[in-house]
RNA sequence: AUAUCGUGACAGGGGCGUCCGCAUCGGCGGGCUGAGAAGCACCCUUUGAACCUGAACCGGAUCAUGCCGGCGGAGGAAGUCGCACCCUGCGGGCC
Numbered sequence: 001a002u003a004u005c006g007u008g009a010c011a012g013g014g015g016c017g018u019c020c021g022c023a024u025c026g027g028c029g030g031g032c033u034g035a036g037a038a039g040c041a042c043c044c045u046u047u048g049a050a051c052c053u054g055a056a057c058c059g060g061a062u063c064a065u066g067c068c069g070g071c072g073g074a075g076g077a078a079g080u081c082g083c084a085c086c087c088u089g090c091g092g093g094c095c
Stems, first nucleotide, its partner, number of pairs: 006083005011045004016039001017032006051076003057070004
């Protein structure tokens, strides 16, 4: 410097908030962020920033909200097998 850092099956893990209107106790419609705001969906599975905890946290923005940033590569967190690819070693053949 370059290549690989991928994919399948089965299994497993996870979240679903906020604002407005109507309804009134089930819910319906709409706005916002997002992959996903209840979907036969989406995301993630140790190569783990899916998600949870800290946290009723801190700063900023917003009609409002983990909406954004910090906290933070902090502590936790759910896997096996197959295929492909890459590297290395051994043996054989050919030049």
TPP riboswitch aptamer (THI element) from an uncultured Rhodobacteraceae bacterium, 95 nucleotides, folded computationally. Its Rfam family is "TPP riboswitch aptamer (THI element)". About the family: Vitamin B(1) in its active form thiamin pyrophosphate (TPP) is an essential coenzyme that is synthesised by coupling of pyrimidine and thiazole moieties in bacteria.